[in-house]
Context: one part of a larger RNA
């Protein structure tokens, strides 16, 4: 891991509701008696419930309480009881398995910690303390040399003890080892034996270490089925309905109570919902500035600041409330003010959708999307509300793939038809469809501010056969080097002014240039040429902006350019479990008849069944001419299932009616066994 077997809402008492039954007041308990004896029948009313309630009570009583008193208000004024079965609740282990722990009584120091008693062990080598001896020396000590001596938690290093580092080992040789290197090795040393200390404790050169291979409190048994608002698991079938992830509260937040939403029984009977009409409440969107605040510019002005002053004041190009004009802003501003939604009434439609009472729940982690807001960064697959949808609990088609998007809600069957979204060149079902535009970027098939004689189209203004625009030829002058400034300033550093003349035109000068001049050029004008030219605003589609990690890879792919891109219009077709058609099943409803409708589904509620074991009754049931069990097969039923035949097997078993349960396994890191 697989297979097989075992494996989880039970039992007792009480309460409550429903079904069925008895009696109408109901019922018996213990016990006793009898019998056909796990039971039945009879006896047995101590007792239980009911028969009257209300009040705190005295008490009164179909009433009573409140109150001085009720035209009031509260509670009450028709029936129960016993048994069986079923739903639910409570008390019990109470659906099953699961703690870590707590407590009690014991067992442990043959491991290990420390201690006590008594034994044992430490190759070899080195160093050479005190003391002593002796020599020297001294007044004498101290002192110095040599020898002797053999001290030391001394040195090197086996045994022994240990464990610093590395490697190996890591289902090992080993639940702590091996190899190499290392530390101690006469000491606070190592070690044998006997003994002591025990869990609220011991021991601890102290690490929460150790106390028999897991010690922040040992182990064993017991209390014990501790408790577990937690996790996991919870076994046959079909039919009907079908949620919630919200509110309030909670030592509450992953739990629970009540309500909401689901189901089911009973009752009420037009109340629900949709549409239309009429009436109504309201202060949102928007708008507005009359209020409350904020605010732009201008005018005017109180006041302030500056200046002057013989202090009475005067003045100002500064600031500036209020006021006026002008233009704005606001969730906590409103002179205004919708659409929706909401309430009431009526009508039509739909139809039990609505309301009440009772039984049973589950839910109370929601998710995403659209719209309206708050928080955040007008961030998040973010968070928090409102509202609608989908998922949740929804399969099918589309979106390449993709709970929450688009289409659409699967009773079953069909090798029939029509459509939705989305599609129709090939993969791949259906148009290489029609008409007219646009795009050249593979844009389509990822992106912003911003940028651009891309291209198409609309508009406004201007110039133009009295010749525009572009190019080319020519002119582009005089007063004058304008004045000032400056070393200089001559169109062209800078400041001021910006005139006059000639003329076809020519700026007191557009740029380059010079030290300053000079020079080049432009504006402006003529000629040449001969038809459109220029500026600006908008719209459509494109372009740049454009850098990432395995490999093209930002169309699903191939591939696509008068499209297979894109815009407008149109026709046809494909396309789903949608709709239609045919047949069938169950349920609801209507009817004179043909009919009409419903049947996705998690938690969960309701209903009907299948099968297993045992018991009772029955079938003058079946069975060695072969029971059960097991294996096989093309039968049968709407499912659980049920037959038949063959084989195996070798002694029991079934149908029908009913009753009672140790009654159905795939999951629990389930338990036991086999492989």
């Nucleotide at each position: 891991g697989c297979c097989g077997g075992c494996g989880a809402g039970u039992u007792c008492c009480c309460c409550u509701c429903g079904g069925c039954g008895g009696c109408g007041g109901g019922c018996g308990a213990a016990g006793c008696a009898g019998g056909u004896g796990a039971c039945c029948u009879g006896c047995g009313g101590u007792g239980c419930c009911a028969a009257a309630g209300c009040g705190a009570a005295a008490g009164c009583g179909a009433g009573u309480c409140u109150g001085a008193a009720a035209u009031g208000g509260g509670c009450g004024g028709a029936a129960g009881u016993c048994g069986c079965c079923g739903g639910g609740g409570g008390g019990a282990g109470a659906c099953c398995c699961g703690a870590a722990a707590c407590c009690g009584g014991g067992u442990g120091a043959g491991c290990u910690a420390u201690c006590c008693a008594u034994g044992g062990c430490c190759a070899g080598g080195g160093u050479g303390a005190a003391g002593c001896g002796u020599g020297g020396g001294u007044a004498a000590u101290g002192c110095c040399g040599c020898g002797u001596g053999g001290a030391g938690g001394c040195c090197c290093g086996c045994a022994c003890c240990u464990a610093u580092u590395g490697c190996c080992g890591u289902u090992g040789c080993a639940a702590a080892g091996g190899c190499a290197c290392g530390g101690g090795a006469u000491g606070a040393g190592c070690u044998g034996u006997g003994g002591a200390u025990a869990g609220g404790g011991g021991u601890g050169a102290a690490a929460u270490g150790c106390c028999a291979a897991c010690c922040g409190a040992a182990c064993c048994c017991g209390g014990a089925g501790a408790u577990a608002g937690c996790u996991g698991g919870u076994u046959c079938u079909c039919c009907c309905c079908g949620a919630a992830a919200u509110g309030c509260a909670u030592u509450u937040a992953g739990g629970u109570g009540c309500a909401g939403c689901c189901u089911u029984g009973g009752g009420g009977g037009c109340u629900g919902c949709c549409u239309g009409a009429a009436g109504g409440a309201g202060g949102u969107a928007g708008a507005g500035c009359a209020c409350u605040g904020u605010u732009u510019c201008g005018g005017c002005u109180a006041g302030g600041g500056g200046g002057c002053g013989u202090u009475g004041g005067c003045u100002u190009a500064c600031c500036g409330a209020a006021c006026c004009g002008u233009g704005a802003c606001a969730a906590a501003c409103u002179c205004c003010g919708a659409a929706u939604g909401c309430c009431u009434u009526c009508a039509g439609g739909u139809g039990u959708a609505c309301c009440c009472c009772g039984g049973g729940a589950g839910u109370g982690a929601g998710a995403c999307g659209g719209c309206g807001g708050g928080g955040g960064c007008u961030a998040a697959g973010c968070u928090u509300c409102g509202u609608c949808g989908u998922c949740g609990a929804a399969a099918g088609g589309g979106a390449a793939a993709c709970a929450g998007c688009c289409c659409a809600g699967a009773c079953c069957a069909g090798c029939a038809g029509c459509u939705a979204a989305g599609g129709u060149c090939c993969c791949g079902a259906a148009g290489u469809g029609c008409a007219g535009g646009c795009u050249u970027a593979g844009u389509g098939g990822g992106a912003a501010a911003g940028g651009a004689a891309g291209u198409u189209u609309g508009g406004u203004c201007g110039c133009c056969g009295a010749g525009a625009c572009a190019g080319c030829c020519a002119g582009g002058a005089g007063g004058u080097u304008g004045g000032c400034u400056u070393a200089g300033a001559a169109g062209c550093a800078g400041c001021c002014a910006u005139c006059c003349u000639u003329g076809a035109a020519c700026g007191a000068g557009u740029g380059c240039g010079u030290a300053a001049u000079a020079g080049c050029u432009c504006a402006c004008u003529g000629g040449u040429c001969g038809a459109g030219c220029g500026a600006c605003c908008g719209a459509g589609c494109g372009c740049c902006g454009a850098c990432a990690a395995u490999g093209u890879c930002c169309c699903g792919g191939g591939g696509c350019u008068g499209a297979a891109g894109u815009c407008u219009g149109c026709c046809a077709c494909c396309g789903a479990c949608g709709c239609u058609c045919u047949g069938g099943a169950u349920c609801c409803u209507g009817u004179u008849u043909u009919g009409g409708g419903a049947u996705g589904g998690u938690a969960g509620g309701g209903g009907a069944g299948c099968g297993u074991g045992c018991u009772c009754a029955u079938c003058g049931g079946c069975g060695g001419u072969g029971a059960a069990g097991c294996g096989g097969c093309a039968c049968u039923g709407g499912a659980a299932g049920g037959a038949g035949c063959c084989g195996u097997g070798g002694a029991g078993c079934g149908g029908u009616g009913a009753g009672c349960a140790g009654u159905g396994c795939g999951a629990a890191u389930g338990c036991c066994g086999g492989c």